[in-house]
RNA sequence: GGGGUCAUGGUGCAAUCCGGUAACACGGCAGGCUCCAGACCUGCAUAUCGGAGUUCAAAUCUCCGUGACCCCA
Numbered sequence: 001g002g003g004g005u006c007a008u009g010g011u012g013c014a015a016u017c018c019g020g021u022a023a024c025a026c027g028g029c030a031g032g033c034u035c036c037a038g039a040c041c042u043g044c045a046u047a048u049c050g051g052a053g054u055u056c057a058a059a060u061c062u063c064c065g066u067g068a069c070c071c072c073a
Stems, first nucleotide, its partner, number of pairs: 001072007010026003020056001028044005049065005
């Protein structure tokens, strides 16, 4: 220098194929239960790497960047 894969709550990981309410688990908080705590039950909050474009609508498509990993030179 060239190519490929990836980036989503605090953590892990779906949804991308085929654009249409961002799911689940762990964790956190609150309540129930308990003498207290744990376990269990119920509820709540928290996310699409940055920017631009297309579209009625973008995590998803296009472009430009940033970062991580891998391959070639």
Molecule: transfer RNA
Organism: Microcaldota archaeon